Small-subunit ribosomal RNA from an uncultured bacterium, 1497 nucleotides, folded computationally.
The RNAcentral record of the sequence draws on ENA, Greengenes and SILVA.
Rfam family: Bacterial small subunit ribosomal RNA.

RNA sequence: AGAGUUUGAUCCUGGCUCAGAUUGAACGCUGGUGGCAUGCUUAACACAUGCAAGUUGAACGGCAGCAUGAUCUAGCUUGCUAGAUUGAUGGCGAGUAGCGGACGGGUGAGUAACGCGUAGGAAUCUACCUCUAGGUGGGGGAUAACUUGUGGAAACGCAAGCUAAUACCGCAUAAUACCUUAGGGUUAAAGCUGGCUUCGGCUGGCGCCAAGAGAUGAGCCUGCGUCUGAUUAGCUAGUUGGUAGGGUAAAGGCCUACCAAGGCGACGAUCGGUAGCUGUUCUGAGAGGAAGAUCAGCCACACUGGGACUGAGACACGGCCCAGACUCCUACGGGAGGCAGCAGUGGGGAAUAUUGGACAAUGGGGGCAACCCUGAUCCAGCAAUGCCACGUGUGUGAAGAAGGCCUUAGGGUUGUAAAGCACUUUCAUGAGCGAGGAAGGUAUUUAGGUUAAGAGCUAAGAUACUUGACGUUAACUAAAGAAGAAGCACCGGCUAACUCUGUGCCAGCAGCCGCGGUAAUACAGAGGGUGCGAGCGUUAAUCGGAAUUACUGGGCGUAAAGGGUCCGUAGGUGGUUAUUUAAGUCAGAUGUGAAAGCCCUGGGCUCAACCUAGGAACUGCAUCUGAUACUGGGUAACUGGAGUAUAGUAGAGGAAAGAGGAAUUUCUGGUGUAGCAGUGAAAUGCGUAGAUAUCAGAAGGAACAUCAGUGGCGAAGGCGUCUUUCUGGACUAAUACUGACACUGAGGGACGAAAGCGUGGGGAGCAAACAGGAUUAGGUACCCUGGUAGUCCACGCCGUAAACGAUGAAUACUAGCCGUUGGGUCAUCAAAGACUUAGUGGCGCAGCUAACGCAAUAAGUAUUCCGCCUGGGGAGUACGGCCGCAAGGUUAAAACUCAAAGGAAUUGACGGGGGCCCGCACAAGCGGUGGAGCAUGUGGUUUAAUUCGAUGCAACGCGAAAAACCUUACCUACCCUUGACAUCCACGGAAUCUUCUAGAGAUAGAAGAGUGCCUUCGGGAACCGUGUGACAGGUGCUGCAUGGCUGUCGUCAGCUCGUGUCGUGAGAUGUUGGGUUAAGUCCCGUAACGAGCGCAACCCCUAUCCUUAGUUACCAUCGAGUAAAGUCGGGGACUCUAGGGAGACUGCCGGUGAUAAACCGGAGGAAGGCGGGGAUGAGGUCAAGUCAUCAUGGCCCUUAUGGGUAGGGCUACACACGUGCUACAAUGGUUGGUACAGAGGGAGGCGAAGCCGUAAGGUGGAGCAAAACCUUUAAAGCCAAUCGCAGUCCGGAUUGAAGUCUGCAACUCGACUUCAUGAAGUUGGAAUCGCUAGUAAUCGCAAAUCAGCAUGUUGCGGUGAAUACGUUCUCGGGCCUUGUACACACCGCCCGUCACACCAUGGGAGUGGAUUGCACCAGAAGUAGGUAGGCUAACCUUCGGGAGGCCGUUUACCACGGUGUGGUUCAUGACUGGGGUGAAGUCGUAACAAGGUAACC
Repeated sequence: AGAGUUUGAUCCUGGCUCAGAUUGAACGCUGGUGGCAUGCUUAACACAUGCAAGUUGAACGGCAGCAUGAUCUAGCUUGCUAGAUUGAUGGCGAGUAGCGGACGGGUGAGUAACGCGUAGGAAUCUACCUCUAGGUGGGGGAUAACUUGUGGAAACGCAAGCUAAUACCGCAUAAUACCUUAGGGUUAAAGCUGGCUUCGGCUGGCGCCAAGAGAUGAGCCUGCGUCUGAUUAGCUAGUUGGUAGGGUAAAGGCCUACCAAGGCGACGAUCGGUAGCUGUUCUGAGAGGAAGAUCAGCCACACUGGGACUGAGACACGGCCCAGACUCCUACGGGAGGCAGCAGUGGGGAAUAUUGGACAAUGGGGGCAACCCUGAUCCAGCAAUGCCACGUGUGUGAAGAAGGCCUUAGGGUUGUAAAGCACUUUCAUGAGCGAGGAAGGUAUUUAGGUUAAGAGCUAAGAUACUUGACGUUAACUAAAGAAGAAGCACCGGCUAACUCUGUGCCAGCAGCCGCGGUAAUACAGAGGGUGCGAGCGUUAAUCGGAAUUACUGGGCGUAAAGGGUCCGUAGGUGGUUAUUUAAGUCAGAUGUGAAAGCCCUGGGCUCAACCUAGGAACUGCAUCUGAUACUGGGUAACUGGAGUAUAGUAGAGGAAAGAGGAAUUUCUGGUGUAGCAGUGAAAUGCGUAGAUAUCAGAAGGAACAUCAGUGGCGAAGGCGUCUUUCUGGACUAAUACUGACACUGAGGGACGAAAGCGUGGGGAGCAAACAGGAUUAGGUACCCUGGUAGUCCACGCCGUAAACGAUGAAUACUAGCCGUUGGGUCAUCAAAGACUUAGUGGCGCAGCUAACGCAAUAAGUAUUCCGCCUGGGGAGUACGGCCGCAAGGUUAAAACUCAAAGGAAUUGACGGGGGCCCGCACAAGCGGUGGAGCAUGUGGUUUAAUUCGAUGCAACGCGAAAAACCUUACCUACCCUUGACAUCCACGGAAUCUUCUAGAGAUAGAAGAGUGCCUUCGGGAACCGUGUGACAGGUGCUGCAUGGCUGUCGUCAGCUCGUGUCGUGAGAUGUUGGGUUAAGUCCCGUAACGAGCGCAACCCCUAUCCUUAGUUACCAUCGAGUAAAGUCGGGGACUCUAGGGAGACUGCCGGUGAUAAACCGGAGGAAGGCGGGGAUGAGGUCAAGUCAUCAUGGCCCUUAUGGGUAGGGCUACACACGUGCUACAAUGGUUGGUACAGAGGGAGGCGAAGCCGUAAGGUGGAGCAAAACCUUUAAAGCCAAUCGCAGUCCGGAUUGAAGUCUGCAACUCGACUUCAUGAAGUUGGAAUCGCUAGUAAUCGCAAAUCAGCAUGUUGCGGUGAAUACGUUCUCGGGCCUUGUACACACCGCCCGUCACACCAUGGGAGUGGAUUGCACCAGAAGUAGGUAGGCUAACCUUCGGGAGGCCGUUUACCACGGUGUGGUUCAUGACUGGGGUGAAGUCGUAACAAGGUAACC
């Protein structure tokens, strides 16, 4: 410090997720040791049991219990036991009294507050402690304990009697205290103990009283800071202030009476929710964010609520009273209790420890002290809960062992790892030794102080004795032995780490993206690896990353986001100069900022964690002093901002009144006749009752053509005939004046299109709703005919729009160029022009921007102020509030759900977008198919089987260039199991051939013939048979695991690369553009320049010529010869054959064109612009086809899914489709005669002549391994004859009979022949196919396959046309461009209702709970006041009584409780509303392309 995830890819926006650190944690697996920390976060839920606050006998009366002494009695052993008496002593239960139980310890419920933090303040108190200077005299009356009686179950009392005090009460004395009218008045005490004593007293210590001062602690007040909600906006009557009084330790409405009417609040009062606050802790670079365990400071609380008492201090955790809930005891009458102290129990919970030891240390209470108490504290126990440290060995060791795993079978890896050998012993274990934590205390004693004193006390020493829970301490020593000690998670990317097996969208994984549907590095296991390590993972939580709330440090044209516009309040900000002030600001000083913590430097535990010392820091606050540039305040000025005055200018600016013409419609009248209107086409509609058309007139309403213009005006909405009146603003020029008067603007106010609402008018046209007609599968639409609200006016509401420049207002600055509107200046005869200002447009630089784009009218550079945004959906919705007559508007969530949603641009693809171009694509033609019969293939059906594959073009006369058997893969039946075939091993045998028997055959059995080749003489090779196991075999599956091959777009003109350039980038450029071409063919232009694969050419055939050669081909000339014939001699001229050349290149001429490329025409030429044909198929697309040509991974079968045999099937047949053949006839059929090819094939072959048969064919066998012989008569054609338009002399299906040929075999199931038979069919609906020249059409011939079988296929030649204006349309393709929400790419994407399931949520008659306001009732305990009903020790008394006190009673305040009525909130509720999610459901097709009616608000 970043990474993953939206896309085909890119950049951006934006969310989600991850890597880090941390925790009082929990859970899973695992677990050796020690140190230091930490340990109920939940039920402030309820608590059994024990302990947690006592102490003082040197305050007191005393003596229940213990011990000692003394006395008496008894037993008697003469010093022991028992009993009694005695407070005499040590001591001491209970009691009186003093001090302490207000500290220490716990918890965080409440509290949003002067509670806390920080800095200050004045009107206070303070026990114990310290200091100062004083006092401590003399009396009195009670009372507990105790005794007696008595009540009660108990708790606890009641009555009578006795008694003490440092308990209580007077008196005296008081000032430096308090009060005061300044004269005066008021208020105190207590003793105990030690020593000496002449008993008078003296003296020490500890106390006591009244003052003053200090220290400590506490109370009170104030400034500032301290969570969230405005869907909480107003709150407040003791409320705010004053006066007087009361009250308190103390100021104060703290309380009361009276007076005034204030006080708080948008700088957030009040109300609701949540919460103890802080030092600090975690995180972070910091700023911040989150937290407030342990430790420390403060606060609050002590079962819940209220109350006071005592006291220095409490409204009191282990005190009291009352009320309530709960628990316990009870004799039912009454009582007792409060673990949020330490342990512990139950409960709750994911979850948190021992009913331990000790006061040895530190600290606290009491005490003169010893000492006592102390669950504070110090220790131990439990827990990997955390941090830190250590260990589980070290070295060597290759046969790279065994085993495991993988494997290309060679090996690799685990792995120096183990074993083995040599060492070491930390820690743990058992044993021994052994610090420090101890300071003090007591006794004795020595100088000093106090004192009369050697008592006593005090203080500094000395000696002796003595105090340790931890503790079997730490540390150290020797002993033994590698001995006792390693796991967890992960391995697709992020993210370090890979293979095998199993599984087969199952089981499962998952933090995000996502894995799993038969080859899963993602599931599960294994091997291996990676990371951390006594831990490792998971979950939860916080910060970080997140600049994702942006102070540091973000944004708002299109991604979320500028308010519809203006005015203006508060607020914020504000021009120039001088002076003053010193609030902000800056500097210095002082105080404070507790300690601990963090940081730095030292020190101590072997190190570290940890502990400890010093420093720094604590960024803060307050006070004082100083500075004065800037900001603020005051004062005085200025004119540039702003405004006013004067004179002008332009304008659909606004309001009102009046006026005008054109047009539509209606009405009246005239002319006139059959249609009009409307549409894609129609119909509804209107019209013979006279429409439309046309002329004249009238009425009425609405809107204002041309001018008209990215022209004008207005804040925006908006404003358009003309005139008048009233009125707002802007601009220009020049001068004068005011003197910062300014900008923005939360709330607020005004304006605000259309639609809509209310009341009243008006209503021509248009036109929601509605009606009808069409369209359509439907059509509640688009189209048409009508038509009501409405549109118009007046007044009043509404307050919203894609109210848009999707761009808030103001100010300043920052290159240019070109228009245009209004004004001014200069110049000019005029026009043009120059300058300036206010607007309004188009380009464009810098700059900005994610890009698009913006660019002086900024989206640039800056300043000020306001508004708004923070992932998508839910939702601009619900609830609540406000506004509205309503419709609705405004403000505005959450649950839940997704991992995206989105912007700009790129490349493709697509469009019922556009442009250009091409193709038998259409058109123009010719001939077909579709109708018939038959052939053939397919689907379907059937079947035991009808084997399998191919399925739009690009399957269907296709694989199949030949299914009777074979083929053959299918079915049935019968057989074989190392197998029909390959390799290896063992044994035997030549191989082979012939015959017979059984059987459908495979097969089985029998007989016979036959003894081979090579040799180094060992044997070997080939072949056959038997046997064993490795294995063979499979046309079994997967073409979606594959190779190879093929089809298709398409013989279409495209597809790319290097370097450069442009762009953040995907990419672009090149390859686009202007021409041209069959062509990305070529030329020109050009940030491109070149290149590659394609095109073309090179290759083959063909068309012309030349040359060479001349047999089997040829024959002009010469000769021979025949009935005829290159038949023969010969020739090499010709044709031809097959080798080599030539030729054609837009080369030449003219024109067009940019002078180019090229095109058009012409000449010459056999051929002319690619001459014709073939081969040749770029990069890719279709998971196209093929596992059944072949090869091949994986899976499957192995006496069968392999192999053999026979028979059957692939040939079936209500039907449908494709491809063909033959026809329907006269351009023809039939009969007779007659002419001319090319290219092939031939030895298990082609087969001549001749003869036989009506024919198929038979016989025959010449010739020929072929320019030689055969196939071989080519047919159409031509010449004649006949038929005469008919189901025919057309057509030939079907069927019968008889035959021929091939073949083991023609039944299923061949071809052909003859005779007979003579079906459909008279040119074919919708639709559809081929073809542009030697082509279509038509005619025959040959070949492959093949025993036989051709209407198929592949070739060959003969005859031989018509038409193309042209590119509007159909189909396909290419290029450019445009739109896109598509990218699996339009066979795309996607919306809504309905149905079903689940989830959360709103409404809802209500119901239940919590909390709170107001009104009223009620009133425990307590305090204060009143009261004389009762009682009454101290003091006074005139002795009667009084003062004072207590009880009672009453008033006020008040807790609990109750009633009524409201508010807020939570839960629940029949039914109901919408929302979200879900697999392939239903209906349509709204959006994305012009989405088929442009979309949207």